[in-house]
RNA sequence: CGAGUCCGUUGGACGGUCGCGGCCAAUGGCUGAAGCCAUUGGUUGAGGAAAGUCCGGACUCCACAGGGCAGGGUGCUGGAUAACUCCCAGGCGGGGUGACCCGACGGAAAGUGCAGCAGAGAGCAGACCGCCGAUGGCGCCUGGUCUAACGACCAGGUUGCACAGGCAAGGGUGAAACGGUGGAGUAAGAGCCCACCAGCGUCACGAGCAAUCGUGACGGCUAGGCAAACCCCACCCGGAGCAAGGCCAAGCAGGGACGACCGGUGGCCCGCCGAAGUCCCGGGUAGGCCGCGUGAGCGCGUCGGUAACGGAGCGCCCAGAUGGAUGGCCGUCCUCGACAGAAUCCGGCUUACAGACUGACUCGCAUC
Numbered sequence: 001c002g003a004g005u006c007c008g009u010u011g012g013a014c015g016g017u018c019g020c021g022g023c024c025a026a027u028g029g030c031u032g033a034a035g036c037c038a039u040u041g042g043u044u045g046a047g048g049a050a051a052g053u054c055c056g057g058a059c060u061c062c063a064c065a066g067g068g069c070a071g072g073g074u075g076c077u078g079g080a081u082a083a084c085u086c087c088c089a090g091g092c093g094g095g096g097u098g099a100c101c102c103g104a105c106g107g108a109a110a111g112u113g114c115a116g117c118a119g120a121g122a123g124c125a126g127a128c129c130g131c132c133g134a135u136g137g138c139g140c141c142u143g144g145u146c147u148a149a150c151g152a153c154c155a156g157g158u159u160g161c162a163c164a165g166g167c168a169a170g171g172g173u174g175a176a177a178c179g180g181u182g183g184a185g186u187a188a189g190a191g192c193c194c195a196c197c198a199g200c201g202u203c204a205c206g207a208g209c210a211a212u213c214g215u216g217a218c219g220g221c222u223a224g225g226c227a228a229a230c231c232c233c234a235c236c237c238g239g240a241g242c243a244a245g246g247c248c249a250a251g252c253a254g255g256g257a258c259g260a261c262c263g264g265u266g267g268c269c270c271g272c273c274g275a276a277g278u279c280c281c282g283g284g285u286a287g288g289c290c291g292c293g294u295g296a297g298c299g300c301g302u303c304g305g306u307a308a309c310g311g312a313g314c315g316c317c318c319a320g321a322u323g324g325a326u327g328g329c330c331g332u333c334c335u336c337g338a339c340a341g342a343a344u345c346c347g348g349c350u351u352a353c354a355g356a357c358u359g360a361c362u363c364g365c366a367u368c
Base pairs, nucleotide, nucleotide: 001364002363003362004361005360006359008357009356010355012333013332014331015330016329017328018327020045021044022043023042024041025040026039027038028037029036030035047339051350052349054348055347056346057345058344059241060240061239062238066270067269068268069267071237072236073235074234075233076090077089078088079087091105092103093102094101095100106232107231111230112229113226114225128171129170130167131166132165135164136163137161138160139158140157141156142155143154144153145152146151179197180196181195182194183193198222199221200219201218202217203216204215205214206213207212245290246289247288248287254281255280256279257278258277262274263273264272297316298315299314300313302311303310304309334337
């Protein structure tokens, strides 16, 4: 200097003028009061994702808040957290020269199932091409016995055949073929046997909280892939949701069915509670207030911790609308401006994002 990896910050700025929402104060008016209106001043007012609604909770209400079935969720180990499937660290596997990144990461020897074509055979495998010629068989040769002869029988030999038989080592097919290399053995072969290696199992020792890793001994045991297939195992799970749920004001018109074989907030069963209630038809109301923001809050900085995170101290208050608030105009600057607007709140995840800046680390080149 270039290329990359991983965090973090920011997300146009300034001035003038007019105009919006909340809170506070002053003045004036209305009012019995609470309070309402007007003017002026002060102060404050959208995000890193406010989006998605994918997880987890706080909070509210219902329910003996109990048990079980079904159903659903998670899936290496240890931490952290209010909690989580998020986050941190480690282990194992994979990618990358590396910094780093990814993992739906318990079990395939409990069972069931799935896998095109090619191929003999794709997990209770298997013989297409081949190899063998020990054994039986056929053929040929020799000798002997019997027969008038043909021929039959017995014994032996064979560098012949390959019918019966033996093999799965060699070749072929395929993405993948039931461990690998070498030797011994065999008729030819094969973990059939042996040595070494790999995997698997059992045991022991060592390191580690653990996942796991290392070493050694024994055992010829050699058992493919998929569980983001059904399934098995371990652990976890009430329901509904701020339109939750309360208070005030106003207004009207009730009727019917069921009622312990009924009702009770996902389904079913048991338990428990209950005369309250539930369901159907019809009528009235849709106004105001609370919930509504002091928080598992933010900032600084110190201690502990590898870290996530946690503790002490100091400082700060940082939106609360409800036909739903921050806009219009003018001027200047330059990094020329992306994605995009709260509606109960918080911790994450995912998605979108123009440009700018800081830091740490890796690789390459050049110079000293």
Molecule: Bacterial RNase P class A
Organism: Acidimicrobiia bacterium